[in-house]
Molecule: Glycine riboswitch aptamer
Organism: Bradyrhizobium sp. 132
RNA sequence: AUGAUGGUGUGCGGGAGAGCGUGAUAAGCCUGCAAAGGCGUAUCACCGCCGACGGAGCAACUCCCCAAGGAAACUCUCAGGCCCAGGACCGCACACCGAGGA
Numbered sequence: 001a002u003g004a005u006g007g008u009g010u011g012c013g014g015g016a017g018a019g020c021g022u023g024a025u026a027a028g029c030c031u032g033c034a035a036a037g038g039c040g041u042a043u044c045a046c047c048g049c050c051g052a053c054g055g056a057g058c059a060a061c062u063c064c065c066c067a068a069g070g071a072a073a074c075u076c077u078c079a080g081g082c083c084c085a086g087g088a089c090c091g092c093a094c095a096c097c098g099a100g101g102a
Stems, first nucleotide, its partner, number of pairs: 006097009019047001021046006028039004048082003054078001055076003061069002
């Protein structure tokens, strides 16, 4: 059972922190007679910083010789991020899975 609790997906809404840092290179665009200057983009390097995708660490405890196992929004900051975006997580709607009286 007109399917509780639960799970997945989609849509909508909410959703923190910290640099629109510095330099170099590349091509492009803009201003300029030229010299030169400016703009954003990409890559690389350096400095500063953040924790809420992911990843890693462990207290009680289990086991117990060691070892091993062992959660988080805690810790680390490898990855990632520091306008926008994204974003753990939360709410609503729909679809599906599952659930046989929970």